Small-subunit ribosomal RNA, central domain from an uncultured rumen bacterium, 352 nucleotides, folded computationally.

Context: one part of a larger RNA
Parts: sequence; structure tokens; C1' cells
RNA sequence: CUGGGUGUAAAGGGUGCGUAGGCGGCUUGGUAAGUCAGAUGUGAAAUGUAGAGGCUCAACCUCUGAACUGCAUUUGAAACUAUCGAGCUUGAGUGAUGUAGAGGCAGGCGGAAUUCCCUGUGUAGCGGUGAAAUGCGUAGAGAUAGGGAGGAACACCCAGUGGCGAAGGCGGCCUGCUGGGGCAUUAACUGACGCUGAGGCACGAAAGCGUGGGUAGCAAACAGGAUUAGAUACCCCUGGUAGUCCACGCUGUAAACGAUGAUUACUAGGUGUGGGUGGACUGACCCCAUCCGUGCCGCAGUUAACACAAUAAGUAAUCCACCUGGGGAGUACGGCCGCAAGGUUGAAACUC
Repeated sequence: CUGGGUGUAAAGGGUGCGUAGGCGGCUUGGUAAGUCAGAUGUGAAAUGUAGAGGCUCAACCUCUGAACUGCAUUUGAAACUAUCGAGCUUGAGUGAUGUAGAGGCAGGCGGAAUUCCCUGUGUAGCGGUGAAAUGCGUAGAGAUAGGGAGGAACACCCAGUGGCGAAGGCGGCCUGCUGGGGCAUUAACUGACGCUGAGGCACGAAAGCGUGGGUAGCAAACAGGAUUAGAUACCCCUGGUAGUCCACGCUGUAAACGAUGAUUACUAGGUGUGGGUGGACUGACCCCAUCCGUGCCGCAGUUAACACAAUAAGUAAUCCACCUGGGGAGUACGGCCGCAAGGUUGAAACUC
């Protein structure tokens, strides 16, 4: 390379947009590059191969044939691919109306709670644990009532294997701006405009980094108390700084998981739930039908099994990514990126 694979055995890129490339709907006309058929030339000899012959046989040698599956030229064919032209509407997209949503960004507002401060009441404890101690408190704590400050997060209910988003993710209320998809009606418009996507670009939890702010609670590090034979620890307690928060910039990784790439078509059913619509109905309900999403169960089929099963891991097709025994090792070296931490690409010796 071929072949076989990628839910859990090695293996799906964290996610999207998109360049090149690859692949691509229906009808019709032309061309003939691919394709197919014929002819001609060439395809040296030897080797190989089939048949025959010569050395007593064989190896070896000789003769004849086929073949050398290729290439070039030429004559045709026109289904398929390609290409040029014409047309179509079902793929794709656009418009109008209606509709659900924690989708995003910005601003404003709200209540509860923790902490701190002030004042009143009030007196000896509080706190904490398996038990304690460190700690706080007669300079009046804790408790309780009132007032104030500030930061962070949005309890109960709604709330739901509910919704939205490409993924990361998104949940108090209101306002403004704004992105995308679904359904239904209208069938008005474009007319294959599609799918995938190496590179590329963008987004990307937490932690971390830079500059400036902020800091209530929590809390790596650190200090103390315990525990213990010891305890430079886990777990527990009392404190506590980075950080957690905001703005701007960087980092670019996660069990970034459905451990399951994207798109399209097809293949028994049953039962929930969210959104839309139609029918029936007195009726928003219930019921029936249908499209899209989201769950559970289950046949065929698949699977090593577990399980998956119209949201496939079934049956097919296109494109991309990735795998090829364990360790060494996601290491070394080099390149690229980064302020750094590090990221990305990524071996070998050796060994089992």
C1' cells in the first nucleotide's frame, strides 16, 4: 500500500464557518476527453508457457505456436462519467403572516441570606467536635430588636430524562438591541445555487497569566489546634492570602462524553413529553391525524458480549478525521505558537 476497523478492546478532530479538492437531482440536444468495439503498426532476442524433437534419462539444448494483458495511429458507438447549450422543480434558498423558547449583548431594578459597623435590651458564656483544643467573650461576646455599608449569588414555587444554543454553555424581574432553527398557511420568487471539507479563520468550561479595579462569603498556599508511635498528610476545627467577581488582553486545554464525525435515503410497533397546524366537537379541554424536537420500551437486523434498535451501533451512498501489540512516551529532538505556565506537531534506542 492493500485489507480491516474507530460506543466500552487501539482509534471520531472540543465545536462551527468555509478555501482547494472529492462527490452530486430530473428532461433534452450537441461533442467525444474518460469508456466500449473493430482495424493497422509496434510490443527485439533470451527468459517464462504449450506442443514436438536431440544428448541412454534428467538437468541442458533445438524447433514451432500462443502469449507478451501495453503503446501509438485510425474507423466507429453514445448508455454511463465529463463537457457545451436549452429547459424543469422535488434538493437548496428567499418573501409574507402567525407561533414557543434560561439563545447572545448592554443597561436598570428587586428581595432573602452571610459578613462587618452603629444603637438599644441583656449576662456569662459562645463556638466547634467522634471527643476536644486553638479561637471569640466582663474593654460586655453569643442571643434578640432597629438602622446602615458592601460584595457575590439568584432559595422555595415555576422546574420537567422540559426549553434554547454549533459546541463550550445558558435560570430573579424589567427594558433596549440582536442571532439561529422548527411548524403551519400562502404556493409568490430563484432554478441544483447542493453535501463534505486537507490547509485557513472564528468560537471555546475550569484552572492559570498580564494591567487596572473590587473583595461579603468561600478558599489552594500558609499559620495554629487536633488526630497519630510519628503526621512536614488525608479527614476534622479556628484563622487566612492568591483566586473566585468586573474591564481589557492572553492562554487553547478537559472523562470538551452520547466516551457514538457530518449529510442524505430507506427499514414493525407501543408509550410519555415540548412546540406548531389541521379535523371532529357547543368548547380553550378530551379524541383523531400530521410535521419538528426530546425520552423510555421493543421486532427484524447488527454486536465478542453488554447492548443499539427511525435520535441506529440496522441497510446503503458521499466526504473528512483517526487506529495498526504493551512499555519507553504524548517523552526527547527540531519546527510553529505563548509573557510564562505550557500547548501543538511528534520519534528512536532499549525492553516484554
Annotation
The RNAcentral record of the full RNA draws on ENA, Greengenes and SILVA.